Two RNAs folded together computationally: RNase P RNA and transfer RNA, 437 nucleotides in total. Model confidence (mean pLDDT): 78 of 100. It holds a member of the Rfam family "Bacterial RNase P class A". Rfam describes the family as follows. Ribonuclease P (RNase P) is a ubiquitous endoribonuclease, found in archaea, bacteria and eukarya as well as chloroplasts and mitochondria. Its family is annotated with dimeric ribonuclease P complex, ribonuclease P activity and tRNA processing in the Gene Ontology. By type it is a ribozyme.
[in-house]
């Protein structure tokens, strides 16, 4: 320098003018208006995919069902998230992707193929018999054929032909030893060793999990017929049973009636943010100091201009670089109870670690 | 905002315990008729919304994404 790989940050700044919304204060001709000061979107506010806080149902309790997660250790309020380690796979490499059990049982493996886990033999090979061709019986699974997948692999010996039948190496299973918290790794001994795939099929093992959701829920105001018909026997805990709680009448559906298209709280100070120091490989945690940063509800957060910055194009000077002109300032998107993640979308710019290749010192 | 469901011929829908996708209607051709309709016989109907993954194999199972639809605000 080129190519690559992993990650971090920003999402222009300042000023003026005209608007929008909220809060506080002041004034007025007060259901409102005017003036002043101050606050006013994001890294994803998104998808609503996980996890929690909070509220109500019981202080949420037991069992079953259903659901979820899945190497090991740790972090955390919690998680399907994050960090480190480990094994397998891809890559020259940085790095990336994946992860319980198929020797507990059940189901399935279409077509093809002899045969799809029960065991078997179409072509072949070998032996014997009948014997021209060929056929019958037996042995065999090395070779061929089918398929996504075929009975450990490969080589040598052995044999009538063959075969873990025997042997070396690789693979597999079992046993204990050593290292490690553990997943796992290392070295060793034994066994010739039938025992596919699929669990994002049922299932088994371990762990987690009560339900609903801020339209949760609480209060106030206004108004009325706390009415009628039907169903069901208690009702609530939105799968079932128990338990618990509330009741003398309760619950559900339909019709009818009224009020209003209401107000206040919940509501934003919180597992919060910034800086420094310390513990830890890291995720993360602790301590000290400082900071307050939307809270709207048919739903505000915008527009124009100027300067600076940035970028593209053109021209000039000897390339870099500088100067001038001109244009653009653009992406994805937009709070709705809050928080931690994940996933997805995204114009452009900057920085850092590492790898490979080539050249120079 | 919160919760739930659905995307398959042009249209309305099946198929979803994985094995290569159908029905009705519509469309095209032929027969029938003097002609049309009806009827009869055939026929193409297709990126199973899109993209990944699991599997030998995916409309079907898993994940992500896009679009559409429905329900939930007072006295209660």
């Nucleotide at each position: 320098a080129a190519a690559g790989u992993a990650g971090a940050u920003c999402a222009a700044g300042c000023g003026a003018u005209c608007g929008c919304u909220c809060u506080u204060c002041g004034c007025c001709u007060c259901g409102g208006g005017c003036g002043a000061a101050g606050g006013g979107a994001g890294g994803a506010a998104a998808g609503u995919c996980c996890g929690g806080a909070c509220u109500c149902c019981a202080a949420a309790g037991g069992a079953c069902a259903a659901g979820g997660u899945g190497g090991c250790c740790g972090c955390u309020a919690a998680c399907g998230g994050c960090g480190g380690c480990u094994c397998c796979g891809a890559g020259u490499g940085a790095u990336c992707g994946g992860g319980g059990g198929a020797a507990a049982g059940u189901a399935c493996c279409a077509c093809a193929g002899a045969a799809a886990c029960c065991a078997u033999a179409c072509c072949g090979c070998c032996a014997g018999c009948c014997u021209u061709a060929g056929g019958c019986u037996g042995g065999u699974a090395a070779g061929g054929u089918u398929g996504a997948a075929a009975a450990g692999g490969c080589g040598a010996g052995g044999u009538a032909a063959g075969a873990g039948c025997u042997c070396a190496c690789c693979g597999g299973c079992c046993c204990g030893c050593c290292a490690g918290u553990g997943a796992u790794g290392g070295a060793g001994g034994g066994c010739g060793c039938u025992u596919g795939g699929c669990a994002a099929a049922c299932c088994c093992c371990a762990c987690c999990c009560g339900g609903a959701g801020c339209a949760a829920g609480a209060c106030c105001a206004a108004a009325u017929a706390g009415g009628a018909g039907g169903g069901u026997u208690g009702g609530g805990u939105g799968g079932u049973c128990c338990g618990c709680c509330c009741u003398u009448a309760g619950c559900c559906c339909u019709c009818g009636g009224g009020u209003a298209a209401g107000g206040u709280c919940g509501c934003u100070c919180g597992a919060c943010c910034c800086u420094g120091c310390g513990a830890g490989u890291a995720a993360u945690c602790g301590c000290a100091g400082g900071g307050c940063a939307a809270g709207a509800u048919g739903a505000a957060u915008g527009a124009u201009c100027g300067c600076u910055g940035u970028g593209a194009c053109u021209c000039g000077u000897u390339u870099u670089a500088c100067g001038a002109g001109c244009c653009a300032u653009u992406a994805c998107a937009g709070a709705a109870u809050c928080c931690g993640g994940c996933u997805u979308a995204u114009c452009g710019a900057u920085c850092u670690g590492c790898u490979u290749u080539a050249g120079c010192c | 905002g919160c919760g739930g469901g659905c995307g398959u011929a042009g249209c309305u829908c099946a198929g979803c315990u994985g094995g290569u996708a159908g029905a009705g209607u519509a469309c095209g051709a032929g027969c029938u008729u003097c002609c049309c309709a009806a009827g009869c016989u055939c026929g193409g109907u297709g990126u199973c919304g899109c993209g990944g993954g699991u599997u030998c194999g995916a409309a079907u199972c898993c994940c992500g994404u896009c679009g559409c639809c429905c329900g939930c605000u007072c006295c209660a």